Annotation
RNAcentral holds the full RNA, with entries from ENA, Greengenes and SILVA. Predicted 3D model of a 517-nucleotide part of an RNA (small-subunit ribosomal RNA, 5' domain) from an uncultured bacterium.

[in-house]
Context: one part of a larger RNA
RNA sequence: GAUGAACGCUAGCGGCAGGCUUAACACAUGCAAGUCGAGGGGUAGAAGUUUUCGGACUUUGAGACCGGCGCACGGGUGCGUAACGCGUAUGCAAUCUACCUUUUACAGAGGGAUAGCCCAGAGAAAUUUGGAUUAAUACCUCAUAGCAUUAUGAAAUGGCAUCGUUUUAUAAUUAAAGUUCCAACGGUAAAAGAUGAGCAUGCGUCCCAUUAGCUAGUUGGUGUGGUAACGGCACACCAAGGCAAUGAUGGGUAGGGGUCCUGAGAGGGAGAUCCCCCACACUGGUACUGAGACACGGACCAGACUCCUACGGGAGGCAGCAGUGAGGAAUAUUGGACAAUGGGCGCAAGCCUGAUCCAGCCAUGCCGCAUGCAGGAUGACGGUCCUAUGGAUUGUAAACUGCUUUUAUACGGGGAGAAACCCUGGCUCGUGAGCCAGAUUGACGGUACCGUAGGAAUGAGGAUCGGCUAACUCCGUGCCAGCAGCCGCGGUAAUACGGAGGAUCCAAGCGUUAUCC
Numbered sequence: 001g002a003u004g005a006a007c008g009c010u011a012g013c014g015g016c017a018g019g020c021u022u023a024a025c026a027c028a029u030g031c032a033a034g035u036c037g038a039g040g041g042g043u044a045g046a047a048g049u050u051u052u053c054g055g056a057c058u059u060u061g062a063g064a065c066c067g068g069c070g071c072a073c074g075g076g077u078g079c080g081u082a083a084c085g086c087g088u089a090u091g092c093a094a095u096c097u098a099c100c101u102u103u104u105a106c107a108g109a110g111g112g113a114u115a116g117c118c119c120a121g122a123g124a125a126a127u128u129u130g131g132a133u134u135a136a137u138a139c140c141u142c143a144u145a146g147c148a149u150u151a152u153g154a155a156a157u158g159g160c161a162u163c164g165u166u167u168u169a170u171a172a173u174u175a176a177a178g179u180u181c182c183a184a185c186g187g188u189a190a191a192a193g194a195u196g197a198g199c200a201u202g203c204g205u206c207c208c209a210u211u212a213g214c215u216a217g218u219u220g221g222u223g224u225g226g227u228a229a230c231g232g233c234a235c236a237c238c239a240a241g242g243c244a245a246u247g248a249u250g251g252g253u254a255g256g257g258g259u260c261c262u263g264a265g266a267g268g269g270a271g272a273u274c275c276c277c278c279a280c281a282c283u284g285g286u287a288c289u290g291a292g293a294c295a296c297g298g299a300c301c302a303g304a305c306u307c308c309u310a311c312g313g314g315a316g317g318c319a320g321c322a323g324u325g326a327g328g329a330a331u332a333u334u335g336g337a338c339a340a341u342g343g344g345c346g347c348a349a350g351c352c353u354g355a356u357c358c359a360g361c362c363a364u365g366c367c368g369c370a371u372g373c374a375g376g377a378u379g380a381c382g383g384u385c386c387u388a389u390g391g392a393u394u395g396u397a398a399a400c401u402g403c404u405u406u407u408a409u410a411c412g413g414g415g416a417g418a419a420a421c422c423c424u425g426g427c428u429c430g431u432g433a434g435c436c437a438g439a440u441u442g443a444c445g446g447u448a449c450c451g452u453a454g455g456a457a458u459g460a461g462g463a464u465c466g467g468c469u470a471a472c473u474c475c476g477u478g479c480c481a482g483c484a485g486c487c488g489c490g491g492u493a494a495u496a497c498g499g500a501g502g503a504u505c506c507a508a509g510c511g512u513u514a515u516c517c
Base pairs, nucleotide, nucleotide: 001516002515003514005513006512007511008510009509012369013368014367015366016365017364018362019361020327025325026324027323029322030321031320034069035068036067039066040065045060046059047058048057049056050055076280077279078278085205086204087203088202089201090200091199092198095197096196100193101192102191103190104189105188106187108142109141110140111139118131119130120129121128122127148173149172150171151170152169153168154167155166156165157164158163178185179184206252207251208250213243214242215241218240219239220238221237222236223235224234225233255277256276257275258274259270260269261268262267282303283302284301285300286299305316306315307314308313333359335358336357337356341355342353343352344351345350372403373402374401375400382394383393384392385391386390409453410452411451412450413449417444423438424437425436426435427434428433429432461506462505463504464503465502466487467486468485472501473500474499475498476497482489483488
């Protein structure tokens, strides 16, 4: 000098930031991922008309179900990991990419189911069985098809070894979906882009040699399988290789970086907040779905733990936001709003969003402001000290006079953050867009800010004073009580202990402790 700090004493306000560093310990409760009726069938219900009182018709219509997209983002944590994990620089002639943008072409004909609903059951529950029936942008078949894929050829050209690119011939294979009927939104195939991801490589990346040898899918080859893709990635066979004192192997520790602290720098230390990457989601394993996961609030299996049970069987996963217990020196509210920004779905209105924006708590930090200003000497009283009828100091300090009102209090006014979407009107090109004008929308919050009123009114402490180190005397104590960072102080005149007066340094803080330079 610095800190995600803690502790002691003290404490007026504001702005901006920060806030479980310990038990990746266990979690009550609420919320954190839904949305679409312009994909589908359709119900309870509501309103109306009618009625022979059984009902019928019209309009509307949740919840649940099938289907689509999302749930792989956003948010959390740092267990593991010494590794192509991260950083940096390259490569993919070894790769994929939903939604988005651009371009081209297309969308013909059929079919069988199934959830829901209805009926009948099983079970304490979680849940589940059978029957009948029905729809779709769900599923299946056929047709059509090429700059797609596969196989066999040919030609040109290029490179980086395997080879790539372009043109062309033959054969084979694979598509589609409608809603609404004005418009609009969608579907299928192919090419390109953008974005995101995967893989490979050079270099860099802690300590221990009181760790010296390690390795059988091990190293390489051939073939096959697998993958989006290369590869011992996996398998079969063959060979015997591969790594290591330039530190293999083993052990310990640890997420990495941008950055942060310190320092003149070189270095040394750290990896909180914010951003990028990685890993993980009770512990271990596995795959399914999907463009993308081996998936925090999905599935299955095993285990530990907790809970329910009718004892037969079931349920759960806060390292999301709050909150609870425990641990600890120690770390906050079971708050408000989707107004803004962003995300998901939707043509849209809109719905959802503990992301986010705000508010609450905490001197935890940084910064700013206040606690008055000017005058005022009989240098008052009181205190303290001394060489003591007197002086020094507290000290212009107080009283007293004048001024101001930041702040606080009371009252009044009062933003920006709002741009838009949508709607209405107009204009332009023109067949789906653009522009202009108007109107609508604020959690924070009647907040920030501004004005008025009166009145010095509402507002100072902490540590230190032997030397280092700025600041000294008296009293008490008497190697006691005690102090102390180091040197050291205290045994009767202690500037070092305790108190007082005075002084010094910082100041809404001041000290102590811990850690780093």
Rfam family: Bacterial small subunit ribosomal RNA. Its family is annotated with ribosome and structural constituent of ribosome in the Gene Ontology.